[in-house]
Molecule: Bacterial RNase P class A
Organism: Nitrosomonas sp.
RNA sequence: GAAGUUAGCCAGACAGUCGCCGCCGCUGUUCGAUUUAACAGCAGGGGAGGAAAGUCCGGGCUCCAUAGAGCAGGAUGACGGCUAACGGCCGUCCACCGCGAGGUGAGGAAUAGGGCCACAGAGACGAGCGUAUUGAGUUACGGUGAAACGCGGCAACCUCCAUCCGGAGCAAGACCAAAUAGGCAGGCGAUAAUGCUGCUCGCAGAGCCUGCGGGUAGGUUGCUUGAGUGCACAGGUAACUGCGCAUCUAGAGGAAUGACUGUCCACGACAGAACCCGGCUUACCGGCUAGCUUCACUC
Numbered sequence: 001g002a003a004g005u006u007a008g009c010c011a012g013a014c015a016g017u018c019g020c021c022g023c024c025g026c027u028g029u030u031c032g033a034u035u036u037a038a039c040a041g042c043a044g045g046g047g048a049g050g051a052a053a054g055u056c057c058g059g060g061c062u063c064c065a066u067a068g069a070g071c072a073g074g075a076u077g078a079c080g081g082c083u084a085a086c087g088g089c090c091g092u093c094c095a096c097c098g099c100g101a102g103g104u105g106a107g108g109a110a111u112a113g114g115g116c117c118a119c120a121g122a123g124a125c126g127a128g129c130g131u132a133u134u135g136a137g138u139u140a141c142g143g144u145g146a147a148a149c150g151c152g153g154c155a156a157c158c159u160c161c162a163u164c165c166g167g168a169g170c171a172a173g174a175c176c177a178a179a180u181a182g183g184c185a186g187g188c189g190a191u192a193a194u195g196c197u198g199c200u201c202g203c204a205g206a207g208c209c210u211g212c213g214g215g216u217a218g219g220u221u222g223c224u225u226g227a228g229u230g231c232a233c234a235g236g237u238a239a240c241u242g243c244g245c246a247u248c249u250a251g252a253g254g255a256a257u258g259a260c261u262g263u264c265c266a267c268g269a270c271a272g273a274a275c276c277c278g279g280c281u282u283a284c285c286g287g288c289u290a291g292c293u294u295c296a297c298u299c
Stems, first nucleotide, its partner, number of pairs: 001295010012264007020047002023044001025042006049270001053281002056279005061169004068201004073165005078092005093107001094105004108160002113158002115154003129142004173221004183212006194204002228247004233242003
């Protein structure tokens, strides 16, 4: 100097003008009054991501529900650890790829059973082409082929073994207001309908199902302080854990962050929260930091 590999960070920036949304505080208006609600103004603080994507796993939370067992079904698969948990992460071993730093792994069982092994080849697990040999396809070599009979290979085929697993989901649920017809007909039901993914047992148990007809679909909440984030110390190879200090960073409700101007430069890709979080997978322009590896040259 070039090429790689591992871990982390940023994701256009700054200034000005106008505009959008929430929260907290103050003021005012409307409603007969109060409360509440709506609207307007002023001031302060804040306002999309590393993947917000996929809906693939695991949970928190809510309901079934008073709470289970078995079967079916599904998932995982070396060993040890981390975590709320996982199919995730970390470490070690083994196998494969790479000169290497490193990367990937569906990593238990093939005499419990079934099934499969393209083409080529005589034949693919009940073998027998060519040459030699033998009492005998008995033994040896050759050809085809990834593999030619070795207790072959495949379980990312069924299966067996070990371990684990309720279901549905914020359109879950809770509350308030308003309106209607506490309607009509049929069937089932205390000899138990119905309820919990399916079946059986168990438990609870009074309404359940179908058709016709009628009313409402409005508001509040769930909704953001969370297994949170940052820093330091200690323990640990690490994932991570403990303790201390600091900090609060969107809560829309048909869905808010947009437009214009100027400057800078890395010239801006993939792309927008909708209950929340831990992962995995996929997409991606460019920049920065640190460690390690290989090659070339020079000293």